[in-house]
Context: one part of a larger RNA
């Protein structure tokens, strides 16, 4: 350099923005690098191949002859790639129009539950399992009635609904601000798609410094169950769960399916939007979403099937038996704890 490959067998980066790189729409002249084609020059000798030859044959040895290149130099050809010019709008963007939405930040709010405490009311239980103890209560519990405090969460709506690039996002509100969607276009004129490093987001644990702390609940104490029982079961109960600012960068970070394009039967639901008929509760079309089957094709099979895993193109990341191992060494990063980056002996 090269071949098959990545949903369940090894294998899509957790996601995004984006430098080089790669690759790229349509028509038009040109130039000729890359491309192809004739010519000339080199590509020693031997070797290797072919033919003939000499040693009694071979090996080995002569002669002859062909082939050998990202080579040069000249002449030509212009389809494709590229350059250059000047042009288009289909691609991308765009100003104004509309429009759905737990998208995102901030600050203010409500109501229902839990728990505390305070008062009243009342007496002897409550609580908890499978049974029960531990536990709480005559210092008055547990019910139950009225207050006050607190901190976290957002019940019905609620929906294989809706947003977001992913994590994720759900009382109610303001200010602030992102992205989609669609309809009729002004306008730019290919600006496009990708993206090795690089930067940025990034659940939950967890750290750090302060601050909060009802309810849960690692550790941790006890009751209990059992041969034990460092557990599932009760009773309690610190961290942490929350708030700010900084770290961490990892997940079954999942569709176990990388981005973007284009092409390919159908059916049946749904969410936003348009258009058109309309007996407007309704019907058809259209688009961008989410879903169920499903034709062709696919696929080791289960499956997938316009939201591909069909049928093509572009660029990226990656995998190459099992264990050793995502481990050691080293390097980077981190306060730690660890995270990346990653072998080998050795064995099957």
């Nucleotide at each position: 350099c090269u071949g098959g490959g990545c949903g369940u067998a090894a294998a899509g980066g957790g996601c995004g923005c984006g430098c080089a790189g790669g690759c790229g729409g349509a028509a038009u002249a040109g130039u000729a690098a890359g491309u192809c084609g004739g010519a000339g020059g080199u590509g020693a000798a031997a070797g290797c191949c072919c033919g003939g030859g000499g040693c009694u044959c071979a090996a080995c040895c002569c002669c002859g002859g062909a082939g050998g290149g990202u080579c040069u130099u000249u002449c030509g050809a212009a389809a494709c790639u590229a350059c250059u010019a000047a042009u288009c709008u289909a691609g991308a963007g765009a100003g104004g129009g509309u429009c759905a939405g737990g998208g995102g930040c901030c600050g203010g709010u409500g109501g229902a539950a839990u728990u505390u405490c305070u008062a009243g009311u009342g007496u002897a239980g409550c609580g908890g399992u499978g049974a029960a103890a531990u536990g709480c209560g005559u210092a008055g519990a547990u019910a139950u009635u009225a207050g006050a405090a607190a901190g976290a969460a957002c019940a019905c709506c609620a929906g294989u609904g809706g947003c977001g690039a992913a994590g994720g996002c759900g009382g109610c509100u303001u200010c602030c601000u992102g992205g989609a969607c669609u309809g009729a276009u002004a306008c730019u004129g290919a600006c496009a798609c990708u993206g090795a490093g690089g930067c940025g987001c990034g659940a939950a644990a967890g750290c750090g410094u302060g601050g909060g702390g009802a309810g849960c609940a690692a550790a941790c104490a006890g009751g209990a169950u059992u041969a034990g029982a460092u557990a599932c079961c009760c009773u309690g109960g610190u961290a942490g769960u929350c708030c700010a600012c900084g770290c961490c960068g990892u997940a079954a970070a999942c569709g176990a399916u990388g981005a973007g394009a284009a092409c390919u039967a159908g059916c049946u639901g749904u969410u936003g939007g348009g258009u058109g008929g309309u007996u407007u509760a309704c019907c058809a079309c259209u688009u961008a979403g989410u879903a169920g089957c499903g034709a062709a094709g696919c696929u080791a099979a289960c499956g997938c099937g316009a939201u591909a895993a069909g049928u093509u193109c572009u660029c990226c990341g990656c995998c190459u038996g099992g264990g050793g191992a995502g481990u050691a060494c080293g390097g980077c990063c981190g306060c730690a704890a660890g995270g990346u980056u990653a072998a080998a002996a050795c064995u099957c």
Background:
Small-subunit ribosomal RNA, central domain from an uncultured prokaryote, 348 nucleotides, folded computationally. The full RNA is in RNAcentral, with records from ENA. The prediction has a mean pLDDT of 88. It matches the Rfam family "Bacterial small subunit ribosomal RNA". Its family is annotated with ribosome and structural constituent of ribosome in the Gene Ontology.